[in-house]
Description: Model confidence (mean pLDDT): 88 of 100. Small-subunit ribosomal RNA, central domain from an uncultured bacterium, 350 nucleotides, folded computationally.
Context: one part of a larger RNA
């Protein structure tokens, strides 16, 4: 090196970007490196392999003969890979014209709502559970009505809607900005896929350093419950949840399915554009292209199931997997302020 695999049996990297590498449309010139073929030389002896001998046979050994090359030269072949030059448009990219969206920054402001403050009105209870206590109230509390300050999230709309590589991302204005789909079809002419490393993003906790704190709440403190009750239920409560900067880098980071392409019955829902038909109409019909859902054929599949968003049939690159425990630990490295994270065995056992 060479096998088979990766939805759920081990196995798709949380997700982008992207040097090197790998692979890479359609015509034609030209070369002739990879590819083939021939011919010269080389490929020692001795092994294997056929064929005759020789020890009484074998093993062992004497001849003779094929056979071997990813070797070198040289001549030739040019489909196909490549290199060269020209040429294209369907791949890719794109003007112009319109278009949906919780896509992401950062700024302002809006209502309900719990909280707490402060006045009114008002009395003796409330709150809580399965039933209760702890707690709150005559120092005046729940209820109720007026003012007030204050943090956080944004009910209806809302939807197997939508947007984003993911992580995620929902009031409401403008502001700054990435990304898509469709329609025309000027312009470029393979500018193309994929990517070990590298570089970037990445929920929730969780840390630094300053802020904020309404409400919830790890810890932690009562009250119940119970044999106990370090829990479930109940009253309080610190960090934390929230900003601002820098770190951490994990996760059932899951469709547990890794990226582009192509190709291979259908039915039916929904979002976006386009076009045609009808038409008062926000509708109707019907066509096409993205996107997302259900059922289901062929085909796969060990089932389950997957099925034009494929887990079908194909190519192209990456990553990963090889019995269970030990162990995703140990021991070096590399990061990290730490927490750990990352890469990652063995001994012994089964």
């Nucleotide at each position: 090196c060479u096998g088979g695999g990766c939805g759920u049996a081990a196995a798709g990297a949380g997700c982008g970007c992207g040097c090197a590498g790998g692979c890479g449309g359609u015509c034609g010139u030209u070369u002739a490196a990879g590819u083939c073929g021939a011919a010269u030389g080389u490929g020692a002896a001795a092994g294997c392999c056929c064929c005759c001998g020789g020890c009484u046979c074998a093993a062992c050994u004497g001849g003779g003969g094929a056979g071997g090359g990813u070797c070198a030269u040289u001549c030739g072949a040019u489909a196909c890979u490549g290199a060269u030059c020209g040429a294209c448009u369907u791949g890719a990219a794109g003007g112009c014209a319109g278009g949906a969206g919780a896509g992401a920054g950062a700024a302002g402001u809006g209502g309900a709502a719990u909280u707490c403050c402060c006045g009114g009105u008002g009395u003796a209870g409330u709150g809580g559970u399965g039933a209760a206590a702890u707690g709150c109230g005559u120092a005046g509390a729940u209820a109720u009505c007026g003012g007030g300050a204050g943090g956080a999230a944004c009910a209806c709309c809302a939807g197997u809607g939508g947007c984003g590589a993911a992580g995620g991302c929902g009031g409401c204005u403008a502001c700054c900005u990435g990304g898509c789909a469709c329609a025309u079809a000027a312009c470029u002419g393979a500018c193309g896929c994929u990517g070990a490393g590298a570089c970037g993003c990445g929920a929730a906790a969780g840390c630094g350093u300053g802020g904020g704190g309404a409400g919830c709440g790890a810890a932690c403190c009562g009250g119940a419950u119970u044999a106990g009750a370090u829990a479930c239920c109940c009253g309080g409560g610190u960090a934390g949840u929230c900003c601002a900067c820098g770190c951490c880098c994990u996760a059932a980071a899951c469709g547990u399915u890794g990226c582009g392409a192509a190709c291979u019955a259908g039915g039916u829902g929904u979002u976006g554009g386009u076009c045609g038909g009808a038409u008062u109409g926000a509708c109707c019909c019907g066509a096409u292209c993205a996107g997302u859902g259900c059922c289901g054929c062929a085909g796969c599949u060990a089932a389950c199931g997957c099925a034009u968003u494929a887990a079908g049939u194909u190519c192209g690159c990456c990553g990963c997997c090889u019995g269970g425990g030990g162990a995703g630990u140990a021991c070096g490295g590399u990061c990290g302020c730490a927490a750990g994270a990352u890469u990652a065995a063995a001994a012994c056992u089964c």